[in-house]
């Protein structure tokens, strides 16, 4: 110095003017004002897992569907974490895995291809018989044969060497598979031994088996407070001997009249809780490789309901491009300063937490490749 890879931090400070929404005091002509003090994020996002809390159902248990699968841990729990193990990808650093069973059973294996699971002779190889021959050899038949070429995603262990008319685990050696049994590990599993010529193609994001897990809706969940107007229920008055209503208050009078008055329940509008003290957050000690756990000592950190947390100025950090100066190295280059332009990202809580996912600026540091420049 190019090129990757893993991780980790921060998400601008300060001052100054102008505003937004909550609390708590105080004032107030009730309009509303003064003071003090609060006021997003690493993802608040996707709403894709998993719990808390609420309400509904529901004895217990079990079918059924559904979700999850290597292995040990963590965790309130999880489809997440974290440490391994195996496969696989990468020169490499490192990265990825939807990783139980195919000797329980069923069923699929397109297209090529002679054939696709009780394997198969298209071309080749090869013995015998026959025929022909220019004597090199070609033809025809009955068989052998999976070594070789094609087909395919897959072709019935793989390589050598022997062995054979040509071949064949036919023999044999190595590696692969099985079985059996030692050692190491808590465990996947790993590595040694004997043993067996080899039996058991894939396919479970096909059915299925096997192990574990598993009611259902969701803060618009719920919860209590409660007008107006209808309606529903009791009680008392009243229905020409008129209750009660209109003509402004009140008497007269004059219309109209079968309904009117109280309670009481449910129930809408609204209001109030649920709401934010929590598996929380910072520190620093011990346990553990880790995730994470316990001890102690501090700390309080938006709760709004059409939905607030923001604009501009200046100075300072910080990144880039350009010009110049210093300083280090033998040098490729590095570091440091001044000065003029410019640049600063994704993205807005709405019951809450624990994860994933996903978008997005800058800075550090660890490790790996390469290097034609030194």
């Nucleotide at each position: 110095c190019g090129a990757g890879u893993c991780g980790u931090u921060c998400a601008g400070a300060c001052g100054g003017u102008c505003g937004c929404c909550g609390g708590c005091u105080c004032c107030u002509c009730c309009g509303g004002g003064a003071g003090c003090g609060g006021g997003a994020g690493g993802a608040a996002a996707g709403u894709c897992c998993g719990a808390a809390c609420u309400c509904c159902a529901g004895a217990a248990g079990g079918c059924a569907g559904u979700g999850c699968g290597c292995u040990g841990g963590g965790u309130a729990a999880c489809g997440c974490c974290c440490a391994g193990u195996c496969c696989g990808g990468g020169u490499g650093a490192c990265c990825g895995g939807a990783a139980g069973g195919a000797a329980a059973g069923u069923g699929c294996c397109a297209c090529a291809g002679a054939a696709a699971a009780c394997a198969g002779a298209c071309c080749g190889c090869c013995u015998c018989u026959c025929c022909c021959u220019u004597c090199g050899g070609g033809g025809a038949g009955c068989g052998g044969u999976a070594a070789g070429g094609g087909u395919g995603a897959a072709a019935a262990g793989g390589u050598g060497c022997g062995g054979u008319a040509a071949g064949a685990g036919c023999g044999c050696a190595c590696c692969g598979c099985c079985u059996g049994g030692g050692c190491a590990g808590u465990g996947a599993u790993g590595u040694c031994c004997a043993g067996g010529g080899c039996a058991c193609g894939g396919u479970a994001a096909a059915c299925c088996c096997c192990g574990c897990a598993u009611g259902g809706a969701g803060c618009a969940a719920g919860a209590c407070c409660a007008a107006a107007u209808a309606g529903g229920g009791a009680a008392g008055c009243g229905c020409c001997c008129g209750a009660g209503g209109g003509c402004c208050g009140c008497c007269u009078g004059u219309c109209c009249g079968a309904g009117c008055u109280u309670c009481c329940g449910g129930g809408u509008a609204g209001g109030u809780c649920g709401c934010u003290c929590g598996a929380c957050c910072c520190g620093u000690c011990g346990g553990g490789c880790a995730a994470c756990c316990g001890g102690c000592g501090g700390g309080c950190u938006a709760g709004a309901u059409g939905c607030a947390u923001g604009a501009c100025c200046g100075u300072c950090a910080c990144c880039c491009c350009g010009c110049c100066g210093c300083g280090g190295g033998c040098g490729a280059c590095c570091g440091c300063g001044c000065c003029g332009g410019g640049g600063a990202a994704c993205a807005g809580a709405a019951u809450u937490c624990g994860g994933c996912u996903u978008a997005c600026g800058a800075g550090c540091g660890g490790c790996u490749c390469g290097g034609a420049c030194c």
Bacterial RNase P class A from an Acidobacteriota bacterium, 374 nucleotides, folded computationally. Lineage of the source: Bacteria > Pseudomonadati > Acidobacteriota. The sequence was found by an Rfam model in a public genome assembly. Its Rfam family is "Bacterial RNase P class A". It is annotated as a ribozyme. From the family's description: Ribonuclease P (RNase P) is a ubiquitous endoribonuclease, found in archaea, bacteria and eukarya as well as chloroplasts and mitochondria. Its family is annotated with tRNA processing, ribonuclease P activity and dimeric ribonuclease P complex in the Gene Ontology.